Record summary:
RNAcentral holds the sequence, with entries from MGnify. The RNA shown here (THF (Tetrahydrofolate) riboswitch aptamer) has 93 nucleotides and comes from a bovine gut metagenome.
[in-house]
RNA sequence: GCAGAGUAGGUACGGCGCGUAAAGUGUCGGGGAAUGGGAAGUUGACCCCGAACGAAGGGCUUGCCGCCCGCGGUUCCGUAUCGCAUCCGCUGC
Numbered sequence: 001g002c003a004g005a006g007u008a009g010g011u012a013c014g015g016c017g018c019g020u021a022a023a024g025u026g027u028c029g030g031g032g033a034a035u036g037g038g039a040a041g042u043u044g045a046c047c048c049c050g051a052a053c054g055a056a057g058g059g060c061u062u063g064c065c066g067c068c069c070g071c072g073g074u075u076c077c078g079u080a081u082c083g084c085a086u087c088c089g090c091u092g093c
Stems, first nucleotide, its partner, number of pairs: 001093004009082007017074001018072003027051006037088003041084001057069004
C1' cells in the first nucleotide's frame, strides 16, 4: 500500500406465540442509556413518559370456555442475504 473479518439493525422464508372484548406495529413531542475489538460520534436501533391516529373478522357452539380458518405494515427464535462514515487496532498478501 492492497484485500478481508467483525455491530445495532433491514429484507425474505419458516416455526412457536400474542391480539382481534385490541394490545402490538407505525407517527409526533420530551427525557435517558448503549452502539463492529478500543476511543469518540452524527445516522439508524433501544428504553420510559405524554399526545394524536388506527384495524377483518368468520365458522362450529343458544352462549361462554374451547377448536378451526383468516386478519395484524404483530413478539420472539432459526436460516439466507445486506450491513457503521472518522482515528487506532486484528488477519492475510
Its mean pLDDT, the model's own confidence on a scale to 100, is 78.